[in-house]
RNA sequence: UGAUAGAGGUGCAGUGUUCAAUAGUACCACAGAAUAGAAGCACGGGUAUGCAUACUGUGUGGAAAGGGAACAUUGCCGAAGGAGAUCUUGUUUUCCCGGACAGAUUUCCUGGGCCGUAUGCAGAAUAUGCUGCGGACUGUCACAACCUGUGGAGCGCUAUCA
Numbered sequence: 001u002g003a004u005a006g007a008g009g010u011g012c013a014g015u016g017u018u019c020a021a022u023a024g025u026a027c028c029a030c031a032g033a034a035u036a037g038a039a040g041c042a043c044g045g046g047u048a049u050g051c052a053u054a055c056u057g058u059g060u061g062g063a064a065a066g067g068g069a070a071c072a073u074u075g076c077c078g079a080a081g082g083a084g085a086u087c088u089u090g091u092u093u094u095c096c097c098g099g100a101c102a103g104a105u106u107u108c109c110u111g112g113g114c115c116g117u118a119u120g121c122a123g124a125a126u127a128u129g130c131u132g133c134g135g136a137c138u139g140u141c142a143c144a145a146c147c148u149g150u151g152g153a154g155c156g157c158u159a160u161c162a
Stems, first nucleotide, its partner, number of pairs: 001162006009077001011076009027061001028059005040051003043098004048093001080110008089102004111138002114135005120130003140152005
C1' cells in the first nucleotide's frame, strides 16, 4: 500500500402481515335552497380546455396514501441520515414561470443510540421524522500528570494475509 474478516447495541435500513389513528374526513346517494355565467373545481399564478359546481340537511353509505406500533423476514456496520448544485430526465389537464415528488450525477456535514429544548421544518396529529443547540452515556484511537482525565473523527479502528 492492497485484499479479506470483524466490533460498537434500545445498532441501521428494506419488504410483508396485522393493528391504532387519519375519520365518520374526502367521496357517494337522496332532498332542499340559490342563480355566478369570467362563483366553484384542476399544486400556485397566467393562458387555454374540461367538469358542473360553491351552500344546507339526512344516511341502519363510506375510503386511501404518506407517517406510526407489534411480529416475521432480508440485507448490512457510512450501516444510514441531512443540506446544496446540475439535468432541454420523468409525474403533476395543454403551454409558460414556479413549487412539490421521483431518478441520475456531484460537493459538503454527521462515530453511535438516549434525554431535553426550539412558538424551527414536515405532518391530520399532543404520534413521529429531520435539522440546530445542550446534556450525560457509550465504542474507538491518540496523548498524558494514568484505573482517571483531555482531545480527534468512520476516507476511522482491530485482526489476518500479500